[in-house]
Context: one part of a larger RNA
RNA sequence: GAACGAACGUUGGCGGCGCGCCUAACACAUGCAAGUCGAACGAGAAGCCGUAGCAAUACGGUUGUAAAGUGGCAAACGGGUGAGCAAUACAUGGGUAACCUACCCUCAGGUGGGGAAUAACUCCCCGAAAGGGGAGCUAAUGCCGACGAUACCCACCAGCCUCAUAAGGGGCUGUUGGAAAGCCGAACCGAGGGUUCGGCGCCUAAGGAUGGGCUCAUGUCCUAUCAGCUUGUUGGCGGGGUAAUGGCCCACCAAGGCUGCGACGGGUAGCUGGUCUGAGAGGACGACCAGCCACACUGGCACUGCGACACGGGCCAGACUCCUACGGGAGGCAGCAGUGAGGAAUAUUGCGCAAUGGGCGAAAGCCUGACGCAGCGACGCCGCGUGGGGGAUGAAGGCCUUCGGGUUGUAAACCCCUUUCAGGAGGGAAGAUGGGACGGGUAACCGUUCGGACGGUACCUCCAGAAGCAGCCACGGCUAACUCUGUGCCAGCAGCCGCGGUAAGACAGAGGUGGCAAACGUUGUUC
Numbered sequence: 001g002a003a004c005g006a007a008c009g010u011u012g013g014c015g016g017c018g019c020g021c022c023u024a025a026c027a028c029a030u031g032c033a034a035g036u037c038g039a040a041c042g043a044g045a046a047g048c049c050g051u052a053g054c055a056a057u058a059c060g061g062u063u064g065u066a067a068a069g070u071g072g073c074a075a076a077c078g079g080g081u082g083a084g085c086a087a088u089a090c091a092u093g094g095g096u097a098a099c100c101u102a103c104c105c106u107c108a109g110g111u112g113g114g115g116a117a118u119a120a121c122u123c124c125c126c127g128a129a130a131g132g133g134g135a136g137c138u139a140a141u142g143c144c145g146a147c148g149a150u151a152c153c154c155a156c157c158a159g160c161c162u163c164a165u166a167a168g169g170g171g172c173u174g175u176u177g178g179a180a181a182g183c184c185g186a187a188c189c190g191a192g193g194g195u196u197c198g199g200c201g202c203c204u205a206a207g208g209a210u211g212g213g214c215u216c217a218u219g220u221c222c223u224a225u226c227a228g229c230u231u232g233u234u235g236g237c238g239g240g241g242u243a244a245u246g247g248c249c250c251a252c253c254a255a256g257g258c259u260g261c262g263a264c265g266g267g268u269a270g271c272u273g274g275u276c277u278g279a280g281a282g283g284a285c286g287a288c289c290a291g292c293c294a295c296a297c298u299g300g301c302a303c304u305g306c307g308a309c310a311c312g313g314g315c316c317a318g319a320c321u322c323c324u325a326c327g328g329g330a331g332g333c334a335g336c337a338g339u340g341a342g343g344a345a346u347a348u349u350g351c352g353c354a355a356u357g358g359g360c361g362a363a364a365g366c367c368u369g370a371c372g373c374a375g376c377g378a379c380g381c382c383g384c385g386u387g388g389g390g391g392a393u394g395a396a397g398g399c400c401u402u403c404g405g406g407u408u409g410u411a412a413a414c415c416c417c418u419u420u421c422a423g424g425a426g427g428g429a430a431g432a433u434g435g436g437a438c439g440g441g442u443a444a445c446c447g448u449u450c451g452g453a454c455g456g457u458a459c460c461u462c463c464a465g466a467a468g469c470a471g472c473c474a475c476g477g478c479u480a481a482c483u484c485u486g487u488g489c490c491a492g493c494a495g496c497c498g499c500g501g502u503a504a505g506a507c508a509g510a511g512g513u514g515g516c517a518a519a520c521g522u523u524g525u526u527c
Base pairs, nucleotide, nucleotide: 001527002526003525004524006523007522008521009520010519013384014383015382016381017380018379019377020376021342026340027339028338030337031336032335035073036072037071040070041069047062048061049060050059051058052057080295081294082293089220090219091218092217093216094215095214096213099212100211104208105207106206108204109203110202111201112147114144115143121136122135123134124133125132126131153178154177155176157174158173159172160171161170162169182200183199184198185197186196187195188194189193221267222266223265228258229257230256233255234254235253236252238250239249240248270292271291272290273289274285275284276283277282297318298317299316300315301314320331321330322329323328348374350373351372352371356370357368358367359366360365387417388416389415390414397408398407399406400405421468423463424462425461426460427459431454435450436449437448438447439446440445471516472515473514474513475512476497477496478495482511483510484509485508486507492499493498
């Protein structure tokens, strides 16, 4: 000098864009943050309104609605944090002939006929509750199958051909085994219902896309006051397990494997794109944004599922907190707000799904603290303003003085002008060329109409009037800027050198000057 997720002191007008618990991965009150589908399925209120009735009640509507249940998809994304991790991580480049991939796309073929249950519901029982048990009924795109068919396909086995460094690569033949689910709309026929067409699904197979798993090489902090480490250890054979290779696991066999190019141990640390600095080489860092990883009170475990060993799922153990009828239960903000605590220090228990994106749905739509916005904070960067021109006899006042004067100083007053910003008034968006509804149309499309959190915001016009808006630090040298007074090695200053003991340009005050400016200094940290 530059930089900062800063803090502190003094000061503080406006706006835009960013950023905002670096400390206790400390504990958390409260609300919200993941649902959706009735075009998969069975069932189905209460209340209110109307009619009838003196009333009880009945019927109709709200309504096949609400709330719940079965089932499907989603919940593995999105959001948070950085504890752990020095390599099961990350970065770059390879391999997979050792692998998987729901939804999506392309292509081919198929979707016959049956069965047995079970929740919801009803009844009974236990419990303070959380919740649980028993009996009975019922449906499905839930579940089942040597019921049957087919399958060029897939799997096992056998044979042959071919590719290949080695395998479980590719192809052909044969045996055996292996699928499926319906729903909606329209037309037609019809007493239940059926046929055809269309749409959405479902099954099998191939390919793609996307996302991943595993594996190899190279690189990735300090420490030798850590020098030897290792028994599933290193390899083999066989098996188990997995989507898949592999001591990943197991039995047996062998005795190996790593290490001064630093093994093993200890400390520290999420890694990267990048950020800061620097002429560069390099050094330091890894907030925000983006990619990857890891974690979700602590430790362990599996279940479901294409995918988890699963933040707002489950089980067990532990610590803690809460409820309890003392028998037993409930919970997990490192989601968004918010609270306490810690700390030098870090924000609102806000608005909206209008946009973008995501989940579900045929769609309407619902959900979305992702996100879009607003609020608070000079925390940062940037922009603007606090006026402009004229104005000397150089006013007054202040300060200095050699008492002549000098300086503050064109500064002020005064004259002319402008009106940004703030204030008041009026108008007023874009973001919505998209989307929805209704009508017309075979359709493309056309017409009408609806919908904006921000927001009466941005922006535009008008009104008034220089009117409402400047401070902070320094002035001995480094370093730009000097005098007076006070003090008297005192009080004090200080980054280094050093100032202060009676004329202190270094302390304190004042005038003046210098620097920067809505900031200026100080502290901390990095280069």